Predicted 3D model of a 100-nucleotide RNA (Guanidine-I riboswitch aptamer) from a soil metagenome.
[in-house]
């Protein structure tokens, strides 16, 4: 530097929860609200695990940089407003962006 899985966060398309109405003896249908501690969904540059890449060492193999195992490293990180996606919101995207 790239990729996957997931958390924090997020909303209501669908599934299911309520609630109103309507019909039915009735089980329950069908319509209309409601994001509701739930499933599907989205989902982190500055969360978390992993794998690839690299970058270092030891060790064997070919020979003077290659190629295997193994093992270790992969640091920092305040931050809007405003737009934009998909049903829809957001720590998603513009964006390690303006700014500080």
């Nucleotide at each position: 530097g790239g990729c996957c899985g997931c958390u924090a966060g997020g909303g209501u398309u669908c599934c299911g929860g309520u609630u109103c109405c309507g019909c039915g003896c009735a089980a329950g249908c069908g319509g209309g609200g409601c994001g509701c501690u739930g499933g599907u969904c989205c989902g982190a540059g500055a969360g978390c695990a992993g794998c690839c890449g690299c970058c270092c060492g030891a060790c064997g193999c070919c020979a003077u940089g290659g190629u295997g195992u193994c093992g270790g490293g992969u640091g920092c990180a305040c931050g809007g407003a405003g737009g934009g996606a998909c049903a829809a919101a957001a720590g998603c995207c513009c964006g390690g962006g303006a700014g500080a």

RNAcentral holds the sequence, with entries from MGnify.